RNAcentral holds the full RNA, with entries from ENA. Predicted 3D model of a 318-nucleotide part of an RNA (large-subunit ribosomal RNA, domain IV) from a Mycoplasmataceae bacterium.
Context: one part of a larger RNA
RNA sequence: CUAUUGUCAAGGAACUCUGCAAAUUGACCCCGUAAGUUAGCGAUAAGGGGAACUCAUAGUAAUAUGAGUCACAGAAAAUAGCGAGAAGGGACUGUUUAUCAAAAACACAGCUUUAUGCCAAGUCGUAAGACGAUGUAUAUGAGGCGACACCUGCCCAGUGCUGGAAGGUUAAGGAAGCGAGUGCAAGCUUGUAACCGAAGCCCCAGUGAACGGCGGCCGUAACUAUAACGGUCCUAAGGUAGCAAAAUUCCUUGUCGGGUAAAUUCCGUCCCGCUUGAAAGGUGUAACCAUUUCUUGACUGUCUCGACAAUAGACUCG
Repeated sequence: CUAUUGUCAAGGAACUCUGCAAAUUGACCCCGUAAGUUAGCGAUAAGGGGAACUCAUAGUAAUAUGAGUCACAGAAAAUAGCGAGAAGGGACUGUUUAUCAAAAACACAGCUUUAUGCCAAGUCGUAAGACGAUGUAUAUGAGGCGACACCUGCCCAGUGCUGGAAGGUUAAGGAAGCGAGUGCAAGCUUGUAACCGAAGCCCCAGUGAACGGCGGCCGUAACUAUAACGGUCCUAAGGUAGCAAAAUUCCUUGUCGGGUAAAUUCCGUCCCGCUUGAAAGGUGUAACCAUUUCUUGACUGUCUCGACAAUAGACUCG
């Protein structure tokens, strides 16, 4: 010096991307326990106290109460939660990148759409056959959202899907007619063709928890500003309720307030939303989380700033 451990004056996060790491806490008994809440929880919340041994009393006893004894120390060693407050995300237990990612990703109960009437739809197979299912729409397959609460707006013009069948278009095929070749002829070969021909497409409707979409300009109120109001253009319809500088905000460290001596983070507002928004769900939400962010108590060699000790190496000899 390296690795792994142990201890430390005063301070106590000043360290650092970040309290990373370490320290604190710890089992048992008694007291006590807030907001919130889906009344189950939250909760070991938080926060306090106790314990060994001897004797006495009560008791069958466990034990309880009282008096005393010793030590720095009585859960005498070891094993054994750190806590609180506030936000984001996902309801939850679960699953995952065997070998750099455990998560906010996947799944989930639940909600919803759609297909399927049974020799079911769907899937595997050339087929036989099998699964679905020894099931039968309270069933099975497929898609989306993802507990619960309150909700889920407008647009069917385009693209899909479903239904419709009057008309248009349309294949093979059929076919009146009109030709050509050859033949004396019957005929044979061949060209063209009115008309009759299905689904599909055109067409007509429906359908958004189908793919998707959800405007611009100008003016206006007796200070100013703003515009409830009016005009005009365009559209299939012009973003409703909510939420909002957000896991979404470029300008941006937006403005105001809180917290700090001082904060690009954090929390609460505002809303000119570059580029929010309703099952690619919207907004809330108790409980939960090796999740992310902020604050705080306790605690500490993280640090001020190092020191000492142990073990194994490193070094010297062999």